[in-house]
RNA sequence: AGAGUUUGAUCCUGGCUCAGGAUGAACGCUGGCGGCGUGCUUAACACAUGCAAGUCGAACGAAGCACUCUGAUUUCUUCGGAUUGAAGAGUGACCGAGUGGCGGACGGGUGAGUAACGCGUGGGUAACCUGCCUCAUACAGGGGGAUAACAGUUAGAAAUGACUGCUAAUACCGCAUAAGCGCACGAUACCGCAUGGUAUUGUGUGAAAAACUCCGGUGGUAUGAGAUGGACCCGCGUCUGAUUAGCUAGUUGGUGGGGUAACGGCCUACCAAGGCGACGAUCAGUAGCCGACCUGAGAGGGUGACCGGCCACAUUGGGACUGAGACACGGCCCAAACUCCUACGGGAGGCAGCAGUGGGGAAUAUUGCACAAUGGGCGAAAGCCUGAUGCAGCGACGCCGCGUGAGCGAAGAAGUAUUUCGGUAUGUAAAGCUCUAUCAGCAGGGAAGAAAAUGACGGUACCUGACUAAGAAGCACCGGCUAAAUACGUGCCAGCAGCCGCGGUAAUACGUAUGGCGCAAGCGUUAUCCGGAUUUACUGGGUGUAAAGGGAGCGUAGACGGCUGUGCAAGUCUGAAGUGAAAACCCGGGGCUCAACCCCGGGACUGCUUUGGAAACUGUGCAGCUAGAGUGUCGGAGAGGUAAGCGGAAUUCCUAGUGUAGCGGUGAAAUGCGUAGAUAUUAGGAGGAACACCAGUGGCGAAGGCGGCUUACUGGACGAUAACUGACGUUGAGGCUCGAAAGCGUGGGGAGCAAACAGGAUUAGAUACCCUGGUAGUCCACGCCGUAAACGAUGAAUACUAGGUGUCAGGGAGCCCAGCUCUUUUGUUGCCGCACCAAACCCAAUAAGUAUUCCCCCUGGGGAGACCGACCGCAGGGUUGAAACUCAAAGAAUUGGACGGGGCCCCGCACAACCAGGGGAUUAUGUGGUUAAUAUUGCGCGCAACGGGAGAGACCCUUACCAGAAUUGCCUUCUUACUAAGGACGCAGAGAGCCAUAAGGUGCCUUUCGGGGAAGGUAGAGCCAGGAAGUGAAGGGUGGUCUUCAGUUGGUGUGGUGAGAGGUGGGGUUAAUUCCGGCACCGACGCCACCCCUGGUUUUUUGUGCCCAGCAGGUAGAGGUGGGAAACUCAAAGAAGACUGCCGGUGAUAAACCGGGAGGAAAGGCAGGGGAUGACGUCAAGUCAUCAUGGCCCUUACGUUCAGGGCUACACACGUGCUACAAUGGGUUGUACAGAGGGAAGCGAACUUGCGAGAGUAAGCGGAUCCCUUAAAGCAACUCGUAGUCCGGAUUGGAGUCUGCAACUCGACUCCAUGAAGUCGGAAUCGCUAGUAAUCGCGAAUCAGAAUGUCGCGGUGAAUACGUUCCCGGGCCUUGUACUCACCGCCCGUCA
Repeated sequence: AGAGUUUGAUCCUGGCUCAGGAUGAACGCUGGCGGCGUGCUUAACACAUGCAAGUCGAACGAAGCACUCUGAUUUCUUCGGAUUGAAGAGUGACCGAGUGGCGGACGGGUGAGUAACGCGUGGGUAACCUGCCUCAUACAGGGGGAUAACAGUUAGAAAUGACUGCUAAUACCGCAUAAGCGCACGAUACCGCAUGGUAUUGUGUGAAAAACUCCGGUGGUAUGAGAUGGACCCGCGUCUGAUUAGCUAGUUGGUGGGGUAACGGCCUACCAAGGCGACGAUCAGUAGCCGACCUGAGAGGGUGACCGGCCACAUUGGGACUGAGACACGGCCCAAACUCCUACGGGAGGCAGCAGUGGGGAAUAUUGCACAAUGGGCGAAAGCCUGAUGCAGCGACGCCGCGUGAGCGAAGAAGUAUUUCGGUAUGUAAAGCUCUAUCAGCAGGGAAGAAAAUGACGGUACCUGACUAAGAAGCACCGGCUAAAUACGUGCCAGCAGCCGCGGUAAUACGUAUGGCGCAAGCGUUAUCCGGAUUUACUGGGUGUAAAGGGAGCGUAGACGGCUGUGCAAGUCUGAAGUGAAAACCCGGGGCUCAACCCCGGGACUGCUUUGGAAACUGUGCAGCUAGAGUGUCGGAGAGGUAAGCGGAAUUCCUAGUGUAGCGGUGAAAUGCGUAGAUAUUAGGAGGAACACCAGUGGCGAAGGCGGCUUACUGGACGAUAACUGACGUUGAGGCUCGAAAGCGUGGGGAGCAAACAGGAUUAGAUACCCUGGUAGUCCACGCCGUAAACGAUGAAUACUAGGUGUCAGGGAGCCCAGCUCUUUUGUUGCCGCACCAAACCCAAUAAGUAUUCCCCCUGGGGAGACCGACCGCAGGGUUGAAACUCAAAGAAUUGGACGGGGCCCCGCACAACCAGGGGAUUAUGUGGUUAAUAUUGCGCGCAACGGGAGAGACCCUUACCAGAAUUGCCUUCUUACUAAGGACGCAGAGAGCCAUAAGGUGCCUUUCGGGGAAGGUAGAGCCAGGAAGUGAAGGGUGGUCUUCAGUUGGUGUGGUGAGAGGUGGGGUUAAUUCCGGCACCGACGCCACCCCUGGUUUUUUGUGCCCAGCAGGUAGAGGUGGGAAACUCAAAGAAGACUGCCGGUGAUAAACCGGGAGGAAAGGCAGGGGAUGACGUCAAGUCAUCAUGGCCCUUACGUUCAGGGCUACACACGUGCUACAAUGGGUUGUACAGAGGGAAGCGAACUUGCGAGAGUAAGCGGAUCCCUUAAAGCAACUCGUAGUCCGGAUUGGAGUCUGCAACUCGACUCCAUGAAGUCGGAAUCGCUAGUAAUCGCGAAUCAGAAUGUCGCGGUGAAUACGUUCCCGGGCCUUGUACUCACCGCCCGUCA
């Protein structure tokens, strides 16, 4: 000192939460020792039992007891004496009660009440008291009468009395005395803040005393002084609520009287009508106050346990008595509640003293020891009393200290956890070896506290000795904040969570384990307070858009206030004095071994009071000034206001004329009006409301607002002038006034418009938008209402701070003067813009800048501007205005995207134009559905699934599916034992298989010839194999799509707080972010293009299997052959060529475009086509069934194997194709011309044969040589004549061919026969821009066989494109947004 959390991202506002410290704490887990502290915060609830206040015999009398003295009397006697001991006297550190004195008003407890002179602080008493104590002065003479105790009688259960009789005092009462004191009336002097005080003095008057004694003293009375303690009064300070605004009758004051220690309405009688309050009275709620304690940088905020000061209280309420002191915790009386005793008549009691009990509660201790110390009461003292106090006990409740061992020790043991199986971690940790003894335990000694004696604590603290590593570690956390991670289990379950959030099968967030991190005899949690929070802002905040400027003005209180001089000294500054208790805090020392703790000294206590001084500023008194403000004079502008009058245009209505069938209205209509004459048009009239053009970010007004013209009355602003006043000013809580529209009341008025309402449309509906009507209302007068996005979302006032350019109303100056000009001047109203400010947007002399003054208002979102209350209103309603509960956000501004039935520009077979189709029929194929022995395997589902994966479908394999069978397995690695490979025949079954061993006589390498080894087989055992099982939402790879669309992205520099921008936007151009030029950009990667192949031209080289010009020879025909390569065609290797290169036009002297030309093989101007190439990314798009792969799952089965079945089913629906419906055609005959491929388990000529598919035989060819291989449409001729046909060929019957082990389910083809639907196809829809569409055939891959599919090849060969309004998709720019999972979004209401 900060951090997390709103967003895709940023910045801001703003709340919530966390990290720190603290506690009289409680709870959970755990717990070794000691010291010092601390312990009913709740029921001021009720209390059993014991104790907590007594003491004095030196005040007094009497009784008892003990002792002493004396000794009546009695008994015995050795007569010496012994014994008994009445009465009396005395003594006592004996004892209970009584009279009397002092003390029970202290000490101890509690915080209920109290918002108060209760407390704190500082003063006052000239308005007071004070026992015991100290000092001083003066005294104490002489008498009297009682009473308790006691005795007797008596009442009562008891408590407690009553009566009679006796007695004492330091108990009580007169008298005497009066230095001095009090009171009353006077006098003089001095003094004070008023009443008044002090001193001296005169007269009158009043009140005292107690004795005891040990003879030392102690005590008593009066007066004064002191000290101590108390009482009363005053200034200031002391919680919340205005949804508490008025309160008060002894109330406020006076006079007389009473009362008190004393002032006082403290009380009383009379008189007056005052007193308090917005500076918050009264009322309500809460609360003991302070020193201090906690926190905080401080200012503050919170608290008032322990310790200390004050106050209040003692079961609740009231009252007085005694006393120096009480209205009295362990005193009295009364009332009330409760408890107890009772003989029912009556009595007793008060733990908020110390222990203790019950109860309440989350929760708080022993019915302990001692007066040894400190202190208190009494006493002369000894002493007695003391639950005050000193100690001990219990509680980790807090703070502090100590320990639970130290050193060496790697085989890095075992165990545990994890692992990529190699290891790694726990970890020098343990074990082991060597040491030590703090604490605890044992033994011995043994304090200080105590000044003579006296020690509860206590055989305590402390010291010493011996002894054993033994007896002594837990708790929370480990996703981020926040230090510390892995495995397993679980599977939106169980659970966690302070906030964000975690958990839906790979959870570092749940539970457990291991490891780690933190603190440690404690650790966490909960509760509360401060902090962080500048989140109530004095220090130290805000109000255009985040919460927040009152709708506006006038103005009261208040706050603030121009210049000069002079006085005062309230504020202010400064010096001094008093006080600010102690403890606490800070600093420096000291004592307990240290520390906590305790002691000493200093500082501080920021405050209050008194007093001396200063006079700048504020204040205040006086005197002046004119710059603020106001008045006067002159002047012009204006929808400023109120009232009255006048005017024309238009709408509607009425009357009359002309005139005839429609009018009106809409996107289109209809309702409506009209032949009873509308609409239209002409003329006249009525009535109400509003004032076109001018008209303008023009004017006026405080705001609301104000618009035809004239008149009357009237407010304000402005300019000029500088005559007058002389600070008269600014703001403004309450208050008063004004205040759009709608609405309300009463009375008028009512043309148009028009809520409500009616009808017609629209629509799924349409209580709406549109149309036809239409009532309140709109208008006037008077009275209410008092609100608006009453907005510039910006309160008023003053001053200052770059400019530029308009506008309105004036002034000034100049000139060439109906006017023009200006470095000109006031005021108004706009725009642009610098600095500054601001979160940004923006504002910017009309500030949201810089300063000052005053006022209103704000403090997270919702609940809610709602409730309750109060006030206002006729009402509707308005003003004021909470809480419970709930969320972690709500919000402002910006930025990148996406989207829009927003805009601009552009492209694409996107539309349009044209051609040909599919959709209708049959059929092939795929899909869905259905069915099935629940086998009809599985994946893929808009474009971008559906002749897709699948480049291939009978049985087997494929194959993954179904019903059967066996279990270390087809295959990999290791280990043990044995072992040649191989294997006929037979048997059951659908088959995989089973049984048995006959015959046979051992392969390869090596050898010392015994053997050994590799590979294989058998048997056993276990590691394991295997899986087209699941997860494409774990991941790789790969291909699909937008899209061959033109887009995408770094670097450096730039501006922005930042996200981001720019570059890549704008003007042209292009197929293109293609290029040009401009530009805070410059320079680039990847994409586009460039590239490769092919076709067209030429040329070089090569020349067989290709070719044949020339030569020779030759055939029915023929490069068939001899030969040729200087040729042609062709082939395949290079090279050249073409690039908008040249001329012209347009364009910006550019890029580029246009199309005319030259040249050229080529000009359709990147020639065309194709291939490869596919940016950044999107779709959690597809694929675990191509492959490979993580986790999970199966292991006599989800694996393996074999044979059979299935993937081929069939009321139906869809996609993609083939063939057709015919004459641009079908059929028959003849005849012509390709290209590109393939061929050895192959292509297969020729010949023979079959109607044919084919068969037989067989040449050639691993191929520029041979074969597949006759290309077909075409051309020529003939026929058919618009029909279900000489179209069409499905289906079916029969007979065959080929492949293959096998053609039934379930192949293809051939021949004969049969001859279905179909006559051009509804809505909607697909493809195509040139060698293209359309049409015609050919080939290949796969393949034993099986193409209407796929991939290729060539032949014939069109039509149309005006154009970009619209549909679809895409691109650039811009705009709006509450979307960002991004419009298939978000979100509102009702119901459940």
The RNA shown here (small-subunit ribosomal RNA) has 1392 nucleotides and comes from an uncultured bacterium.
The RNAcentral record of the sequence draws on ENA and SILVA.
The coordinates come from a structure-prediction model, not an experiment, and the mean pLDDT is 81.